[in-house]
RNA sequence: UUUGCAAAAGCCAAACUCAUCGCGAGGUGAGGACGGAAAGCCACGGGUCUGCCUGCACUUGAAAGGCGGGCAGACAGCCGGGUUGCCAAAU
Numbered sequence: 001u002u003u004g005c006a007a008a009a010g011c012c013a014a015a016c017u018c019a020u021c022g023c024g025a026g027g028u029g030a031g032g033a034c035g036g037a038a039a040g041c042c043a044c045g046g047g048u049c050u051g052c053c054u055g056c057a058c059u060u061g062a063a064a065g066g067c068g069g070g071c072a073g074a075c076a077g078c079c080g081g082g083u084u085g086c087c088a089a090a091u
Stems, first nucleotide, its partner, number of pairs: 001090004011036002016031006034077001040083003044080003047075010058065001
């Protein structure tokens, strides 16, 4: 420097359950392992989701619902990107 088929020191922990925080998406802790070679970190691009406000058309008693827009957020285990790093193998 490249690679992650195999081995191995270790690491993380989906769903679900309980507790707790949040209007919510979700966060945190404990239990628990579906998986992971960055499932470490960063919301930069796309995406998904939540809350509030709002435009349009249809419908309606009224709402809800559908398609957009704005603002504020969530997800790094959705895909890219950035950044740091363990082990092993090859060079």
Overview
c-di-GMP-I-GGC riboswitch aptamer from a Campylobacteraceae bacterium, 91 nucleotides, folded computationally. It was read from a public genome assembly, where an Rfam model found it. The model forms 95% of the base pairs in the Rfam consensus. Its mean pLDDT, the model's own confidence on a scale to 100, is 81.